[in-house]
RNA sequence: UCCGGGGUAGCUCAGCGGUAGAGCGAGGGACUGUUAAUCCCCAGGUCGAGGGUUCGAAUCCCUCCCCCGGAGCCA
Numbered sequence: 001u002c003c004g005g006g007g008u009a010g011c012u013c014a015g016c017g018g019u020a021g022a023g024c025g026a027g028g029g030a031c032u033g034u035u036a037a038u039c040c041c042c043a044g045g046u047c048g049a050g051g052g053u054u055c056g057a058a059u060c061c062c063u064c065c066c067c068c069g070g071a072g073c074c075a
Stems, first nucleotide, its partner, number of pairs: 001071007010024004018055001027041004048064005
């Protein structure tokens, strides 16, 4: 430098044009002699950044940033 994959809640990930979700975790409660387990409730997001297309973008297009893998280059 090129190619591919990825970036979404604290963590792991789903969602691939039409209301942003799950599990775990955090908080509150029930249960229990206490803890654990189980059950219920609840909060938490400028969807990596900027621009474009569209009635409507996490999703499509462009540029850039970061992570992973491969290729190339290297006196």
Transfer RNA from a Parcubacteria group bacterium, 75 nucleotides, folded computationally. The sequence is in RNAcentral, with records from ENA. The coordinates come from a structure-prediction model, not an experiment, and the mean pLDDT is 83. Its Rfam family is "tRNA". Gene Ontology term of the family: triplet codon-amino acid adaptor activity.